Two RNAs folded together computationally: RNase P RNA and transfer RNA, 438 nucleotides in total. Model confidence (mean pLDDT): 78 of 100.
RNA sequence: UGGGUGGGCGAGGCGACCGCCGGCGCGACAAGCGCGGGAGGAAAGUCCGAACUCCGCAGGGCAGGAUGCCGGGUAACCCCCGGUGGGGGUAACCCCAAGGAAAGUGCCACAGAAAGCAGACCGCCUUCGAUUCAUCGGAGGUAAGGGUGAAAGGGUGAGGUAAGAGCUCACCGGUUCCCGUGGUAACACGGGAAGCCAGGUAAACCCCAUCCGGAGCAAGACCGAAUAGGGAAGCGUUUGAGGGCGGCCCGUCCGAGGCUUCCGGGUAGGUUGCUCGAGGCGGCGGGCAACUGCCGCCCUAGAUGAAUGGUCGCCACCCGAUUCUUCGGGAACAGAAUUCGGCUUAUUGCCCGCCCGGACC
RNA sequence: GCGCCCGUAGCUCAGCUGGAUAGAGCGUCUGACUACGGAUCAGAAGGUCGGGAGUUCGAAUCUCUCCGGGCGCACCA
Numbered sequence: 001u002g003g004g005u006g007g008g009c010g011a012g013g014c015g016a017c018c019g020c021c022g023g024c025g026c027g028a029c030a031a032g033c034g035c036g037g038g039a040g041g042a043a044a045g046u047c048c049g050a051a052c053u054c055c056g057c058a059g060g061g062c063a064g065g066a067u068g069c070c071g072g073g074u075a076a077c078c079c080c081c082g083g084u085g086g087g088g089g090u091a092a093c094c095c096c097a098a099g100g101a102a103a104g105u106g107c108c109a110c111a112g113a114a115a116g117c118a119g120a121c122c123g124c125c126u127u128c129g130a131u132u133c134a135u136c137g138g139a140g141g142u143a144a145g146g147g148u149g150a151a152a153g154g155g156u157g158a159g160g161u162a163a164g165a166g167c168u169c170a171c172c173g174g175u176u177c178c179c180g181u182g183g184u185a186a187c188a189c190g191g192g193a194a195g196c197c198a199g200g201u202a203a204a205c206c207c208c209a210u211c212c213g214g215a216g217c218a219a220g221a222c223c224g225a226a227u228a229g230g231g232a233a234g235c236g237u238u239u240g241a242g243g244g245c246g247g248c249c250c251g252u253c254c255g256a257g258g259c260u261u262c263c264g265g266g267u268a269g270g271u272u273g274c275u276c277g278a279g280g281c282g283g284c285g286g287g288c289a290a291c292u293g294c295c296g297c298c299c300u301a302g303a304u305g306a307a308u309g310g311u312c313g314c315c316a317c318c319c320g321a322u323u324c325u326u327c328g329g330g331a332a333c334a335g336a337a338u339u340c341g342g343c344u345u346a347u348u349g350c351c352c353g354c355c356c357g358g359a360c361c
Numbered sequence: 362g363c364g365c366c367c368g369u370a371g372c373u374c375a376g377c378u379g380g381a382u383a384g385a386g387c388g389u390c391u392g393a394c395u396a397c398g399g400a401u402c403a404g405a406a407g408g409u410c411g412g413g414a415g416u417u418c419g420a421a422u423c424u425c426u427c428c429g430g431g432c433g434c435a436c437c438a
């Protein structure tokens, strides 16, 4: 200096003026005045997990869904951390839905002879027949060679054979089982046995293990206002509709001028839930880390057609011009709506570590 | 705010228990027929299957993630 890679931090600051929305105080509960507060790292997508609330604390089975190497973290997780194995990259480093295909079923297009209890198209070999002596045809054997394909089912060599073949043997590779060592474990390493050589696909059905009740703050609670507490259809009243209950069954509880759907009517107001919480910051301690224990300090939006803004000045950052110290311009993504923990996506600037290459000393 | 669904040619749709040229109708264009136009007949063009990534030999189809669009949900009686 070019490229790459991992991590962290910030999201302009200060002042003045004019506004907006809550809170507190004074004032009379009004007007008004004063004090203090007022978006984010993603507030987003709503993709996961919870808190909270209601359904009567929801029992059993089937179905369904989710997760899926090992260990740890956490309130919990499809999250995070640390490892193992595999893959990519020269490397730093990154990625992985990573249980089971020697339980069963399905599928594997086209091409190819054959695509799954493998398979004879060419070739090779044996034999029979014909014969123009070159071959042709029939029967059988053969997976070493050719060709097809994403994939043809261990590899090399030797023996063996009519030709061949783990058919046999040696070595190498893999699988399964056994033993030992290390590790909490996944697993790694070493030794031995068995010719065992077994295609892929489970983000196809499925099997195994673990987990899962439903709905969602428009949940729910209270107050108030208004209207026609109306009409139709269906089901049902102990032979039980419907509801808790959500796809079904059982079981259990509730249960009747009732329930469901549609049409029509009225109001579209207030309070609460509501923001102090698995909260933040700092210090010390534990842990490789995620995270966590103790102590101290702090209070940091609660709107409801919905506030959080605008202007000016100075400083800081970037860009351009330049008479070299001034002028002009710019500053992203985006905006709370019950609340947290994550993930993913959008986006700007700066800093640090590491890797590879080039040039120079 | 919360929940659910859908994206395939210009338009409306099929295909979505994976299989190689992604089809159909309407529309568009060209030609024929006609004096001309319509209708009719013959032919052709037109597709990142919303974008990206993954699984697989192979993805419109399966999975994940983004983008766009649509629908429903207030209370009272």
Base pairs, nucleotide, nucleotide: 001357002356003355004354005353006352007351008350009349010348012315013314014313015312016311017310018309020038021037023035024034025033026032040333044344045343047342048341049340050339051338052216053215054214055213059250060249061248062247064212065211066210067209068208069083070082071081072080073079084098085096086095087094088093099207100206104205105204106201107200108199121146122145123142124141125140126139127138128137129136130135154172155171156170157169158168159167173197174196175194176193177192178191179190180189181188182187220272221271222270223269230263231262232261233260234259235258242254243253244252265437266436267435279298280297281296282295283294284293285292286291317330318329319328320327321326362434363433364432365431366430367429368428371387372386373385374384380418389405390404391403392402393401411427412426413425414424415423